[in-house]
RNA sequence: CGGGGUAUAGCGCAGCCCGGUAGCGUGCCUGGCCUGGAACCAGGAAGUCGGCGGUUCGAAUCCGCCUGCCCCGA
Repeated sequence: CGGGGUAUAGCGCAGCCCGGUAGCGUGCCUGGCCUGGAACCAGGAAGUCGGCGGUUCGAAUCCGCCUGCCCCGA
C1' cells in the first nucleotide's frame, strides 16, 4: 500500500442478509425467602448500536468516507 473480518448495556453475544418498538445470557441495584450467604422468586436501572455524512416517511440494518482491533497478500 491492497483485500477481508469485526465494533450493539459493565462483560459475552443475537438482531443486519430482506429498513419499521433495541433484545438474550451474565453481572449490578431493590424487595421477598434465609440465622447469614449461595440458590430461588418478583421488580428495576444501565445503549449517541465505533465516528461523520448521505438515501428514506423511517437507518443498528442500505450507501460513502474515516477510526480502533484481528487476519491475508505485496
The RNA shown here (transfer RNA) has 74 nucleotides and comes from an Anaerolineales bacterium. The RNAcentral record of the sequence draws on ENA. Its mean pLDDT, the model's own confidence on a scale to 100, is 83. It matches the Rfam family "tRNA". By type it is a transfer RNA. NCBI's taxonomy places the organism under Bacteria, Bacillati, Chloroflexota, Anaerolineae, Anaerolineales.